Context: one part of a larger RNA
RNA sequence: UGACGGGGACCCGCACAAGCAGCGGAGCAUGUGGUUUAAUUCGAAGCUACGCGAAAAACCUUACCAAGACUUGACAUCGCCUGCAUAACCGCGAAAUCGGUGAAAUGAAAGCAAUUUUACAGGUAGACAGAUGGUGCAUGGUUGUCGUCAGCUCGUGUCGUGAGAUGUUCGGUUAAGUCCGAUAACGAGCGCAACCCUUGUCGUUAGUUGCCAUCAUUAAGUUGGGAACCCUAACGAGACUGCCGUAGAUAAUACGGAGGAAGGCGGGGAUGACGUCAAAUCAUCAUGCCUCUUACGUCUUGGGCUACACACGUGCUACAAUGGCCGUCACAAAGAGCAGCAAUAUAGUAAUAUGGAGCGAAUCUCAAAAAAACGGUCUCAAUUCGGAUUGAGGGCUGCAACCCGCCCUCAUGAAAUCGGAGUUGCUAGUAAUCCCAAAUCAGCAUGUUGGGGUGAAUGCGUUCCCGGGUC
Numbered sequence: 001u002g003a004c005g006g007g008g009a010c011c012c013g014c015a016c017a018a019g020c021a022g023c024g025g026a027g028c029a030u031g032u033g034g035u036u037u038a039a040u041u042c043g044a045a046g047c048u049a050c051g052c053g054a055a056a057a058a059c060c061u062u063a064c065c066a067a068g069a070c071u072u073g074a075c076a077u078c079g080c081c082u083g084c085a086u087a088a089c090c091g092c093g094a095a096a097u098c099g100g101u102g103a104a105a106u107g108a109a110a111g112c113a114a115u116u117u118u119a120c121a122g123g124u125a126g127a128c129a130g131a132u133g134g135u136g137c138a139u140g141g142u143u144g145u146c147g148u149c150a151g152c153u154c155g156u157g158u159c160g161u162g163a164g165a166u167g168u169u170c171g172g173u174u175a176a177g178u179c180c181g182a183u184a185a186c187g188a189g190c191g192c193a194a195c196c197c198u199u200g201u202c203g204u205u206a207g208u209u210g211c212c213a214u215c216a217u218u219a220a221g222u223u224g225g226g227a228a229c230c231c232u233a234a235c236g237a238g239a240c241u242g243c244c245g246u247a248g249a250u251a252a253u254a255c256g257g258a259g260g261a262a263g264g265c266g267g268g269g270a271u272g273a274c275g276u277c278a279a280a281u282c283a284u285c286a287u288g289c290c291u292c293u294u295a296c297g298u299c300u301u302g303g304g305c306u307a308c309a310c311a312c313g314u315g316c317u318a319c320a321a322u323g324g325c326c327g328u329c330a331c332a333a334a335g336a337g338c339a340g341c342a343a344u345a346u347a348g349u350a351a352u353a354u355g356g357a358g359c360g361a362a363u364c365u366c367a368a369a370a371a372a373a374c375g376g377u378c379u380c381a382a383u384u385c386g387g388a389u390u391g392a393g394g395g396c397u398g399c400a401a402c403c404c405g406c407c408c409u410c411a412u413g414a415a416a417u418c419g420g421a422g423u424u425g426c427u428a429g430u431a432a433u434c435c436c437a438a439a440u441c442a443g444c445a446u447g448u449u450g451g452g453g454u455g456a457a458u459g460c461g462u463u464c465c466c467g468g469g470u471c
Base pairs, nucleotide, nucleotide: 008471009470010469011468012467013466015462016461019426020425021424022423023422026317027316028315029314030313031312032311033310034308035307042053043052064303065302066301067300068299069298070297073128077127078126079124080123081122082121083120088101089100090099091098107118108117109116110115130292131291133290134289135288139286140285141281142280143279144277146275151190152189153188154187155186156185157166158165159164170181171180172179196269197268198267199266201237202236203235204234205233206232207231211226212225215224216223240263243257244256245255246254247253319419323378324377325376326375327374328373335366336365337364340359341358345354346353347352390411391410392409393408394407395406396405432454433453434452435451436450437449438448
């Protein structure tokens, strides 16, 4: 000077408290450990690993295993030789590969031409290629975390023999080292805030593919028409403690009020200081050194990453009547679409199939929003709750669904009657609950990322638990 204290003082945070919904018990999904295995590829490990890298493991991916093959190589540059390589067919084979037959035409530039150069392909020699092999404790880059916490420093001056101190402390105040005042300090930088995006109000401009008040018209904003409204998207306005009162030190500011769509940071996002953890990543990529070089490289087929006594994490579905089932019937937002989205129609109980209008989309399509509302039924039961598991029959994608995909129908109908100790999230359009879309993607979503619908309860307070800040 720091760090630490079951030392003191002050302050903050869904940290506790007050509430609501969960997890921990059941079944299943998914990740991990362990075990097993020829292989179950590798990494991630308290918070900060465990629905994590992986925004898609049937083949591929794929790095693992078994077997079969190659050795200048699957890929790059350079020398020499040839002008063909190839498609197609046949044979061995699991395929890769290998052997045989082998149609037609060689690409580009210069030149009148001969020809030359180059491209492409094959052969050949070696320099070399190659490595998801090791080291994240040799590194770059990127990332997590403390933490969106309010801190971290510098110049000059002053003080101290010096390490250092001061400034940055103190009195107030703030979300904030935010601001005011005091002050041997005076200034400055990185952070804070603001500038950026979005949302909430209004105006101007614009009016199609969007909109429809008035006038006609129609089954229908369908058509004529309209530019008001809605909406779209560009530019502006608007909020600043600006105004009033009280408190305060005449300050900073706090509390209340007016006006206002919005009030004291309006809500949300992006934005992450100096640093910490030899934190993570050599398997995104790059890279030093080490190692392999007829193999630790490369190709192929099949298998594995999907195993299963068990243990843990994260989720989904439930245990029901604020409910299940049947019928009727409303109201979104945000997205995606040409190797695509696919309407009307027809067939099928259905998954889906046939067919193909329209649309590169404010025009057409995906598209039905669901919970809600209305009517009926069930009457408290392991049930008309719950749907695991299993049998049978089908559908779709794809060379191919045995290992190992998704969906439909019929049948089957397990556990579970609200969950011990303990533990998680959340303060408002939030929690809870209900659907919708997208990325990945041939196919595969209970995951992830977005979107809207319905829409609460509680907050006395800071003694205590946890984390953080200042003295």
Small-subunit ribosomal RNA, 3' major domain from an uncultured bacterium, 471 nucleotides, folded computationally. Its Rfam family is "Bacterial small subunit ribosomal RNA". Model confidence (mean pLDDT): 85 of 100.